This is a predicted structure of a 357-nucleotide part of an RNA (large-subunit ribosomal RNA, domain IV) from Tissierella creatinophila DSM 6911. Model confidence (mean pLDDT): 85 of 100. Lineage of the source: Bacteria > Bacillati > Tissierellia > Tissierellales > Tissierella creatinophila. The sequence was found in a public genome assembly.
Context: one part of a larger RNA
RNA sequence: CCUUUGUUAAGGAACUCGGCAAAAUAACCCCGUAACUUCGGGAGAAGGGGUGCCACGUAAGGAUAGGCGCAUGCCGCCGAAAGAACACGUGGCCGCAGUGAAUAGGCCCAAGCGACUGUUUACCAAAAACACAAGUCUCUGCUAAGUCGAAAGACGAAGUAUAGGGGCUGACACCUGCCCGGUGCUGGAAGGUUAAGGGGAAGGGUUAAUGACUUCGGUCAUGAAGCCUAGAACUUAAGCCCCAGUAAACGGCGGCCGUAACUAUAACGGUCCUAAGGUAGCGAAAUUCCUUGUCGGGUAAGUUCCGACCCGCACGAAAGGUGUAACGAUUUGGGCACUGUCUCAACAAAGGAUCCG
Repeated sequence: CCUUUGUUAAGGAACUCGGCAAAAUAACCCCGUAACUUCGGGAGAAGGGGUGCCACGUAAGGAUAGGCGCAUGCCGCCGAAAGAACACGUGGCCGCAGUGAAUAGGCCCAAGCGACUGUUUACCAAAAACACAAGUCUCUGCUAAGUCGAAAGACGAAGUAUAGGGGCUGACACCUGCCCGGUGCUGGAAGGUUAAGGGGAAGGGUUAAUGACUUCGGUCAUGAAGCCUAGAACUUAAGCCCCAGUAAACGGCGGCCGUAACUAUAACGGUCCUAAGGUAGCGAAAUUCCUUGUCGGGUAAGUUCCGACCCGCACGAAAGGUGUAACGAUUUGGGCACUGUCUCAACAAAGGAUCCG
């Protein structure tokens, strides 16, 4: 010097991102216990008091001996002494200290998030993430939908819509507004478009034949049938276009100008656009850039915190909105107690490192 541990004057969070770490609290009995609340809780709330040993006294309850009664029984009622244990009262004794060592909640107030118990990144994250009961939408009538598998087959399920699959929300309370124009889904089938297939018109190639010409070798023109090629009209499904419905489907939920007898503001009016222009509730918020917004509270002093305001850059109603008792190794702010966290360090012990011998 390092690690681990112990103690510490006065102060007591001044430390620090932050009371991190440490200290403090602690068992049992008694008293006492608030807001709030889903009436269960909260609650061991909080906050107090007691606890050793000795002597004496009191004594509930249980068992048995014994007694009494009758329906004489494995019956009912009353009920000691002794011993053991527990409790209480009075008095006394000792120590600094009596759950004498050890083991054994710190507490309170306010707010955010998540209702809760639970689950999770085996080995840097335990959470506000996941799950959850519950709500809702949707699919599925049984050889179910869905899933695995070239298939057989299996799961679903030895179940049958109070069942099973999928999506979203996430206890409970009060609620969940407007928009179907776009995308999706569902339904419709008149019209438009539309594949292969069916259909086979017109055309093209080839040339038997005919005609014309001929230098008799052939050349040119027309061109049946067959074969080859190519294929129009017409016919024809779903789909798409189209017509409706549907938002706890994907999603979306405006701008400008003017106006009241101080000023300011605008209940009101005008206009443009839209499918419709954000309702209730909440709001500088886990969301607010400007911003340490402004006001109030708490502090001597508060970019955090709490209560308001609303000018919501860019909250908002099951990607749920707003509340909420209980719960949380959750996050934030404050307080009491307590302390070497600190002012500011000191001493001691054990084990190391190093040095000397």
It matches the Rfam family "Bacterial large subunit ribosomal RNA". Gene Ontology terms of the family: structural constituent of ribosome and ribosome.